A computed fold for a 73-nucleotide RNA from Panagrolaimus sp. PS1159, annotated as transfer RNA. The RNAcentral record of the sequence draws on Rfam. Its mean pLDDT, the model's own confidence on a scale to 100, is 82. Lineage of the source: Eukaryota > Opisthokonta > Ecdysozoa > Rhabditida > Panagrolaimus. Its Rfam family is "tRNA". Rfam classes the family as a transfer RNA. Rfam links the family to the GO term triplet codon-amino acid adaptor activity.
[in-house]
RNA sequence: GAUCUCGUGGUGUAGCGGUUAUCACGUCUGCCUAACACGCAGAAGGUCGGUGGUUCGAGCCCGCCCGAGAUCA
Numbered sequence: 001g002a003u004c005u006c007g008u009g010g011u012g013u014a015g016c017g018g019u020u021a022u023c024a025c026g027u028c029u030g031c032c033u034a035a036c037a038c039g040c041a042g043a044a045g046g047u048c049g050g051u052g053g054u055u056c057g058a059g060c061c062c063g064c065c066c067g068a069g070a071u072c073a
Base pairs, nucleotide, nucleotide: 001072002071003070004069005068006067007066010025011024012023018056027043028042029041030040031039049065050064051063052062053061
């Protein structure tokens, strides 16, 4: 330098172009306990890497940029 794959709450992860973006762990509150742990109930936490475009509608499709990885030179 070229090609390909990937980027989604704190971490990991799901998501045929159409609902309020899923689940687990973690965090917080309450219940339980003498207390802790486990368990049960509830809550907060994401502007989906950035930007522009296509579309009635984009996490999803397209261009460019940024970052990570792989292959080739």